[in-house]
Context: one part of a larger RNA
RNA sequence: UGAGGGUCUGAGAGGAAGGACCACCUAGUACGAGAGGAACGGUGGUUCGUGGCCUCUGGUGUACCGGUUAUCUGACAAGGUAGGCCGGGCAGCUACGCCACAGGAGAUAAGUCCUGAAAGCAUCUAAGGACGAAGCUCCUCUCAAAAAUAGACCCAGAGCGCCCGUAAAACACGGGUUUAAUGGGGCUGGAGUGUAAGCACCGAGCUUCGGCGAGGUGUUCAGCUUGCAGCUCCCAAUAG
Numbered sequence: 001u002g003a004g005g006g007u008c009u010g011a012g013a014g015g016a017a018g019g020a021c022c023a024c025c026u027a028g029u030a031c032g033a034g035a036g037g038a039a040c041g042g043u044g045g046u047u048c049g050u051g052g053c054c055u056c057u058g059g060u061g062u063a064c065c066g067g068u069u070a071u072c073u074g075a076c077a078a079g080g081u082a083g084g085c086c087g088g089g090c091a092g093c094u095a096c097g098c099c100a101c102a103g104g105a106g107a108u109a110a111g112u113c114c115u116g117a118a119a120g121c122a123u124c125u126a127a128g129g130a131c132g133a134a135g136c137u138c139c140u141c142u143c144a145a146a147a148a149u150a151g152a153c154c155c156a157g158a159g160c161g162c163c164c165g166u167a168a169a170a171c172a173c174g175g176g177u178u179u180a181a182u183g184g185g186g187c188u189g190g191a192g193u194g195u196a197a198g199c200a201c202c203g204a205g206c207u208u209c210g211g212c213g214a215g216g217u218g219u220u221c222a223g224c225u226u227g228c229a230g231c232u233c234c235c236a237a238u239a240g
Stems, first nucleotide, its partner, number of pairs: 004155005012143003018048008031036001049101005057095004064088005069082005090227001103139004111131004160240001161177005182236003185232005190226004198219005205212002
């Protein structure tokens, strides 16, 4: 300055955002007696570094599902404790995974030249002119009106409160606030696990002949779960 709001400009600041290598074409060409053997330019890739992302691959996944051990809840079922051990695993977070990281312009350094006197010659230099680096400046990326020369333009609303998350230590930021799908719940779908309990049948065998019985099959791609998507005003965003 600002302390109403929004959209910008960009003085200035920062970065290294790129580095290197290989193969092929150029080309067995130029060059060279031969032996040998380039470059300008172009294409594809590798590696290091930088930034971003999670479709794929891998990791994790103390949300979740399943198997199993010990023990407790009298038994079954269902659970507790030990991340018990083990097999999977969505989202998220990740790398070992994926994507991107050109080229050009200007002024120059060493250096190379043109014209050219002093010095009738010569000379890149004294006047003048042309080139010339992974280096410098800019185009590119990020921040930036506290840039005190304190900027510009637009608008009439804005903030608090409340429900939240693509955001998050506090704060800030973003979305919603009944003219509502913002969060919760419910339903549907998707996803994970892998076929629940109960009942029926089968069942090695045991039996005091009454039954018991690990396990298997069917009901049953079941049951359970859901940080995802959609739908739905049931609940809370009322009021102020």

This is a predicted structure of a 240-nucleotide part of an RNA (large-subunit ribosomal RNA, domain VI) from a Candidatus Woesearchaeota archaeon.
Model confidence (mean pLDDT): 84 of 100.
Its Rfam family is "Archaeal large subunit ribosomal RNA". The literature on the family includes a 2001 paper in Science by Yusupov et al., "Crystal structure of the ribosome at 5.5 A resolution".
It was read from a public genome assembly.